Overview
Predicted 3D model of a 72-nucleotide RNA (transfer RNA) from a Candidatus Atribacteria bacterium. It matches the Rfam family "tRNA". By type it is a transfer RNA. The organism belongs to Atribacteria, within Bacteria. The sequence was found in a public genome assembly.
RNA sequence: GGCCCAAUCGAAUAGUGGUUAGUUCAGCGGGCUCUCAAUCCGCAAGCCGGGGUUCAAUUCCCCGUUGGGCCA
Numbered sequence: 001g002g003c004c005c006a007a008u009c010g011a012a013u014a015g016u017g018g019u020u021a022g023u024u025c026a027g028c029g030g031g032c033u034c035u036c037a038a039u040c041c042g043c044a045a046g047c048c049g050g051g052g053u054u055c056a057a058u059u060c061c062c063c064g065u066u067g068g069g070c071c072a
Stems, first nucleotide, its partner, number of pairs: 001071007010025004018055001027043005048064005
């Protein structure tokens, strides 16, 4: 340099052109307990950036950024 893949709550991970964007752990609040742990209930927190297509984009397309792989 060329090609390919990936990017979603603090972390990990699912997901689909029309969802209130889900799950687990962590965090916070509460219940239970003599206390702690465990457990139960609740809360907050997320679609890498910019364009395009579309009635509608986190999802499809292009460019970029970052990370990874292969080749040279």